The RNA shown here (small-subunit ribosomal RNA) has 1475 nucleotides and comes from an uncultured bacterium. It matches the Rfam family "Bacterial small subunit ribosomal RNA". Gene Ontology terms of the family: structural constituent of ribosome and ribosome. Its mean pLDDT, the model's own confidence on a scale to 100, is 83.
RNA sequence: ACGAACGCUGGCGGCGUGCCUAACACAUGCUAGUCGAACGGAACCCCUUGGAAAGAGUUUUCGGACAAUGGAAGAGGGCGUUUAGUGGCGGACGGGUGAGUAACGCGUGAGCAAUCUACCUUUCAGAGGGGGACAACAGUUGGAAACGACUGCUAAUACCGCAUAACGUAUCUUUGCGGCAUCGUAGAGAUACCAAAGAUUUAUCGCUGAGAGAUGAGCUCGCGUCCAAUUAGCUAGAUGGCGGGGUAAAGGCCCACCAUGGCGACGAUUGGUAGCCGGACUGAGAGGUUGAACGGCCACAUUGGGACUGAGACACGGCCCAGACUCCUACGGGAGGCAGCAGUGGGGGAUAUUGCGCAAUGGGGGAAACCCUGACGCAGCAACGCCGCGUGAAGGAAGAAGGUCUUCGGAUUGUAAACUUUUGUCUUGUGGGACGAAUCAAUGACGGUACCACAGGAGGAAGCCACGGCUAACUACGUGCCAGCAGCCGCGGUAAUACGUAGGUGGCGAGCGUUGUCCGGAAUUACUGGGUGUAAGGGUGCGUAGGCGGGGAUGCAAGUCAGAUGUGAAAUCUAUCGGCUUAACUGGUAAACUGCAUUUGAAACUGCAUUUCUUGAGUGGUGGAGAGGUAAGCGGAAUUCCUAGUGUAGCGGUGAAAUGCGUAGAUAUUAGGAGGAACACCAGUGGCGAAGGCGGCUUACUGGACACUAACUGACGCUGAGGCACGAAAGCAUGGGGAGCAAACAGGAUUAGAUACCCUGGUAGUCCAUGCCGUAAACGAUGAUUACUAGGUGUAGGAGGUAUCGACCCCUUCUGUGCCGGAGUUAACACAAUAAGUAAUCCACCUGGGGAGUACGGCCGCAAGGUUGAAACUCAAAGGAAUUGACGGGGGCCCGCACAAGCAGUGGAGUAUGUGGUUUAAUUCGAAGCAACGCGAAGAACCUUACCAGGUCUUGACAUCCAACUAACGAGGCAGAGAUGCGUUAGGUGCCCUUUUGGGAAAGUUGAGACAGGUGGUGCAUGGUUGUCGUCAGCUCGUGUCGUGAGAUGUUGGGUUAAGUCCCGCAACGAGCGCAACCCUUAUUGUUAGUUGCUACGCAAGAGCACUCUAACGAGACUGCCGUUGACAAAACGGAGGAAGGUGGGGACCACGUCAAAUCAUCAUGCCCUUUAUGACCUGGGCUACACACGUACUACAAUGGCGAUCAACAGAGGGAAGCAAGACAGCGAUGUGGAGCGAACCCCUAAAAGUCGUCUCAGUUCGGAUCGCAGGCUGCAACCCGCCUGCGUGAAGUCGGAAUUGCUAGUAAUCGCGGAUCAGCAUGCCGCGGUGAAUACGUUCCCGGGCCUUGUACACACCGCCCGUCACACCAUGAGAGUUGGGAACACCCGAAGCCUGUGAGCUAACCGGUUAUCUGGGGGCAGCAGUCGAAGGUGGGUCUGAUGAUUGGGGUGAAGUCGUAACAAGGUAGCCG
Repeated sequence: ACGAACGCUGGCGGCGUGCCUAACACAUGCUAGUCGAACGGAACCCCUUGGAAAGAGUUUUCGGACAAUGGAAGAGGGCGUUUAGUGGCGGACGGGUGAGUAACGCGUGAGCAAUCUACCUUUCAGAGGGGGACAACAGUUGGAAACGACUGCUAAUACCGCAUAACGUAUCUUUGCGGCAUCGUAGAGAUACCAAAGAUUUAUCGCUGAGAGAUGAGCUCGCGUCCAAUUAGCUAGAUGGCGGGGUAAAGGCCCACCAUGGCGACGAUUGGUAGCCGGACUGAGAGGUUGAACGGCCACAUUGGGACUGAGACACGGCCCAGACUCCUACGGGAGGCAGCAGUGGGGGAUAUUGCGCAAUGGGGGAAACCCUGACGCAGCAACGCCGCGUGAAGGAAGAAGGUCUUCGGAUUGUAAACUUUUGUCUUGUGGGACGAAUCAAUGACGGUACCACAGGAGGAAGCCACGGCUAACUACGUGCCAGCAGCCGCGGUAAUACGUAGGUGGCGAGCGUUGUCCGGAAUUACUGGGUGUAAGGGUGCGUAGGCGGGGAUGCAAGUCAGAUGUGAAAUCUAUCGGCUUAACUGGUAAACUGCAUUUGAAACUGCAUUUCUUGAGUGGUGGAGAGGUAAGCGGAAUUCCUAGUGUAGCGGUGAAAUGCGUAGAUAUUAGGAGGAACACCAGUGGCGAAGGCGGCUUACUGGACACUAACUGACGCUGAGGCACGAAAGCAUGGGGAGCAAACAGGAUUAGAUACCCUGGUAGUCCAUGCCGUAAACGAUGAUUACUAGGUGUAGGAGGUAUCGACCCCUUCUGUGCCGGAGUUAACACAAUAAGUAAUCCACCUGGGGAGUACGGCCGCAAGGUUGAAACUCAAAGGAAUUGACGGGGGCCCGCACAAGCAGUGGAGUAUGUGGUUUAAUUCGAAGCAACGCGAAGAACCUUACCAGGUCUUGACAUCCAACUAACGAGGCAGAGAUGCGUUAGGUGCCCUUUUGGGAAAGUUGAGACAGGUGGUGCAUGGUUGUCGUCAGCUCGUGUCGUGAGAUGUUGGGUUAAGUCCCGCAACGAGCGCAACCCUUAUUGUUAGUUGCUACGCAAGAGCACUCUAACGAGACUGCCGUUGACAAAACGGAGGAAGGUGGGGACCACGUCAAAUCAUCAUGCCCUUUAUGACCUGGGCUACACACGUACUACAAUGGCGAUCAACAGAGGGAAGCAAGACAGCGAUGUGGAGCGAACCCCUAAAAGUCGUCUCAGUUCGGAUCGCAGGCUGCAACCCGCCUGCGUGAAGUCGGAAUUGCUAGUAAUCGCGGAUCAGCAUGCCGCGGUGAAUACGUUCCCGGGCCUUGUACACACCGCCCGUCACACCAUGAGAGUUGGGAACACCCGAAGCCUGUGAGCUAACCGGUUAUCUGGGGGCAGCAGUCGAAGGUGGGUCUGAUGAUUGGGGUGAAGUCGUAACAAGGUAGCCG
């Protein structure tokens, strides 16, 4: 943006638009008629004539007569009306549709000297005189009908002769002019031929011939006009000629004959798709898409064919035939064609009324009046589109109520509402009322419409979508990877701004969203305007077509540029001025329509032609270099084999082995021989070649490049689609050859397996000749050529200069081949005169990943296969370069009780303790590799306690608020397991104020509800705390600089250190958190101070403070000093002094961060859950269970020991009032009695133990002490489950511990005891204290952990990563497939309708001509009929193209958790990759 559709919603008006699908089938009505002024009739009317029947009346001889009136039949006629038929004009316009058509169909511009044109305009001329019919009609007759047949009559502007003709037509002759070949045109002459119609109101309208015009049509040509080359060859009337036919007209349009042409890579032919254009949409434009409505052209009218009539048709509402379908029928036969307007069915996501009117505009007929007109003008339906308007406006804060949220304070909805004032668009009612009408008048479907006036009353009129980012707009609740959302990214697994709802907000608004399609953004097909080292350069060359091309001169004017002319329809678009109240809409004017054609000019550039030049290119001459190629020959070293000798037991091979070879003599070694293949050293980012590639030496033949010279040619050049040639290795064919190596294969190993890697063998092959294949990561991943643009430094080949000749050096220059580097380029990496820079030309190629270099088809090949080369489907990525990390079975440097060197252990036993598991009513919960497991727990008999069973309570065991009452408190009794319940009051009255009534504080009881309570859940919602890497040396920032950026630098480097510790260097300079230091303790000492400490006094008291000690302040250690090394540094090493020496020892102190690490059960806390229970109380039980497994400890296995003795030794640090408790006494002992002393440098715990001496003498013991029995003690309401201790007795396993594994570097390990916390009681645990007191460290290869630098990476959840293939399952699309079944376009043959044409026409026949009779006949002409050519549909046939389907089968894609392995990414554990 839309001819839209769908969902929700919907007030009005104007202007537009409305079957995009089934060119499917159609009921019904209407859509093309008109003219009586062409004609004869007919009907009606009227007139004239006529006067019948009847007849008032008069008269009468009563038979009748006359008769106004009346107007019949008939005749004539028209100022008439209507009309079937003949005739004229029109039904070829208008209206519809887009099936077909890739075409002169359309567009645009030309042409017709090759044409026609009714009606119209205009000019010239004319219209004389005759004839014969046929409808209608009448009669007869067939048929169901449609529709006919026969006989007879008749008119014309119907039909036919004759006359008159030229300025007509045809032929011939001739003259002028012109042109484009035939010729055209104007004039003259000759011959031949051809016309006519009347009507009428007397105005006119018609008729005939000819000329001109206008209009319309026909034909021809240039240019333009979709996709596919997996369509490359097509063509027999095909291409042309001569002659004819045909047509309005040229023409193979058609025919006979002749020739063999014509089209095509500038895309023929074939297939697919499609009406074309003006325009429309989009876009800055260039373009892209499109062709509804309006306008131009074309084609079609149920499908196919055909002609007739006509000015015009091969005819939408005409005809004939064939096919299909529908209808009628008396079964014989007939009728029909909505892609006209309405309408119906059907199809579809989807598209309207069987309306009014000819009033306007236009069309047909007519002289006209007028008639007809589903063209048209209007109305109806549809928010389908565009445009306009409204649903009120102003004021209005108590910021109402309600809703929502809330931190409970409030915020928001919100001036919004209410309320006050006001307006009246739309709407409703009443009244008036047009323009459109052209006129003298009459004439309006729309329409009583638009519009105007008055009145009523805010009354009747708002929704839709969105709110994570893109993208304007956020909260609550519900849900819980469910339900769902989603355009892309993605959201949802219990705090969802993303789902659903609500409130709020944003956007648009009578609409809003969704879907579909097109353009844009997309420079993402790049003309404007892209690229190809890593998406994309052909493996290489030669060369065809083509494209492009050096300097000077002259000409031409195709391209180019400028002017003019014609055209480019209108509408649209743009500008501007107008008309509807505005706008949409619409009118005028201008511009534009970027195009095409003609013409005039210019000549710079391109082109063409002529001429010239030498610098591009080539030729000649001279010279040197080279693994350039082909063929032939020759050579030595080595491997293997054979023969012979020497010689003896192994050889060989590997990570280690084995297979294999060898006593039949190998390997080793010596000599000789055979054979094949390859050519060490030289050898070099050296040389040559187009690339592939080429390496011993010699010879022959041969290609190319280079340098110098400047004699010759004179642009001869560059590139190169197709084409041709070459083209590693492997492979194929034939024939040779075959030493070594070696796919396949065999064996041995390895392994979970090992169809591999390793080993032993070994065949094709590798070699030669000939032929094929034609591919490689055929790579510089970089096409060829030309020119230009700083340098430096190697190397190969040549030339020149300087130097007296010469060599070397040096300099200049050309060609090749490398490295570094500036500008520039580049996404970066990088490239950088050998460009990936700046330009030019030509070729090739690319356009997201996968499917796939696959399928089908074609071509090539003996095959393998190659080449060309898709689609369906699927994903939102795939990819490049660089960055930071992490990782590596990558590298370098360094550290650590990490290894090594040692010591002692654990793992085996028994016990203790914790955990798992199991069990249980419950065995409460948590902790889980290191970093859970003597952990939370510094202490579960009740309590603790959270668990279980049972019994109880429900505003609650605990907190606050309110009301009432009472002081509180306290005591004993009964029931019960207790909680609790019942009942009695012996005592007892407090504090502050006070007006003495009372009030208050605090406490208790009762009651109501707000609420309490929860060791219930979530440590993955959190705070806090903690563990760990790790006491590892790291982690960062500011400014500056570098880089497009992520980032880098600093922090890297050289040294050094325990240390990012320090020094030096450096585009960095500084800084912070860490390290270190500051703190505590310990080691030395000084000063001060001494009681409860200490003692020089024989003891006590007293005295004293030197010593020990205590505790406060100091000193001391800093690589400070010396020497050596080092860079004149930092520092290291050695030494001196010193109590202590290089951080003196120990402790506290733990950077940025990692592990969704631990903890909701310390505490706090969001949310969720619970509320007569998941809360609270009580009794009892459980946490203590026990086939088993693991961790951590204790005690041991003994002699470095046990036991006894010694009643003689030596600590430190702690603790003590509901406490520690001495001496004394009792007890074998635990302990008890008793209680001195001490709130502790005073008293107590308190005895230290290893030690020393004796004995035992290697045993399951005088080791070991588990287990069990008995008897006691202590704590405590209470030791049964379930405490500790003592005595006596009992006396288990265990004799040093498999694989594996832990700690420790000095006052350390080991060993020995002591104390404390918790605690009524209960440590083998934990935290401390001192005593005795070692061994070893060569060193950093390896294991583990860590730090720094570097490298690779396909990892970033970061190697516990990523990821490949088969198999199995499900689904999807697709290839092949015996076939089966449709469709299309041709072809061959058969049949052959209608019809045109040709022939015939013995039948029939009015006009004209003729005939001595004429109601006849001959001729001319015509017709029926018949025959033939062509010919639609149909039939038969074989090929071809294309679709659907098909058992089965092939691969492919997709799919939270399948199987097997581990191929790739790190050296991916055998480097990977290409063929």